[in-house]
Molecule: c-di-AMP riboswitch aptamer (ydaO/yuaA leader)
Organism: Bacillota bacterium
């Protein structure tokens, strides 16, 4: 000079997920954000069902495998445990995709790189004012480019 890990603070990052304030502590309480349910009006009926609903960018679409189930055809010793190929439905795999983020002020352009999960309610919820309720977890490390227009420090 380079890489590569760790570790403290600092700062940054997805997300509603942050601050104070009373307590010795447990717990409590504000604000601020974020979610739910919840009238007139509106809408909107199919409401026993393959149920229906929410939170979240994380919703859909055919494909490939395998299961399980209706039926159809074929073949039959008529007894189906057999072949074909089709409808639904689950699972998994890989693909794309609505839709969502980062690339360290702010607009624009131009470029790159990800995500595209999960989880809950408990046969019930459209919209919703007043009101009534819930949550403040979790997990992480980005250092491209123009151009204008700005802040702070520093000498």
């Nucleotide at each position: 000079c380079c890489u590569a890990a760790a570790a403290a603070c600092a700062c940054g990052c997805u997300a509603a997920a942050u601050u104070c304030c009373c307590g010795u502590a447990a717990g409590g309480g504000a604000a601020a954000c974020g979610g739910g349910g919840g009238a007139c009006c509106c809408a909107g009926a199919u409401u026993u069902g393959u149920g229906g609903g929410g939170c979240u960018a994380a919703u859909c679409c055919a494909g490939g495998c395998a299961c399980u189930u209706g039926g159809u055809u074929u073949c039959u010793a008529c007894g189906g445990u057999a072949a074909a190929g089709u409808g639904a439905g689950u699972g998994c795999c890989g693909g794309g995709u609505a839709g969502g983020g980062c690339c360290a002020u702010c607009u624009u352009c131009c470029g790159g790189u990800c995500c595209g999960c999960g989880c809950c309610c408990g046969u019930c919820a459209g919209c919703u004012a007043a009101c009534c309720u819930c949550g403040u977890a979790a997990g992480c490390g980005u250092a491209g480019g123009a151009a204008g227009a700005g802040a702070c420090g520093u000498u």